[in-house]
RNA sequence: GCUGACGUAGCUCAGUAGGUAGAGCACCUGCAUGGUAAGCAGGCGGUCGGCGGUUCGAUCCCGCCCGUCAGCUCCA
Numbered sequence: 001g002c003u004g005a006c007g008u009a010g011c012u013c014a015g016u017a018g019g020u021a022g023a024g025c026a027c028c029u030g031c032a033u034g035g036u037a038a039g040c041a042g043g044c045g046g047u048c049g050g051c052g053g054u055u056c057g058a059u060c061c062c063g064c065c066c067g068u069c070a071g072c073u074c075c076a
Stems, first nucleotide, its partner, number of pairs: 001072007010025004019056001027043005049065005
């Protein structure tokens, strides 16, 4: 330098042939217990890496950029 994959909640990850997003763990509250843990019930939490474009509408499609990972190539 080239190519590919990935970037979504605090963490690990789903998701959708375009109609404003979910799970588990964590956290908070309650129930329960003499008390703690476990358990049960409920709740909080993300404008989906950034900027543009297409569209009535973008997490999803297109372009550029940033970051992570993998592979390849050239010069010395």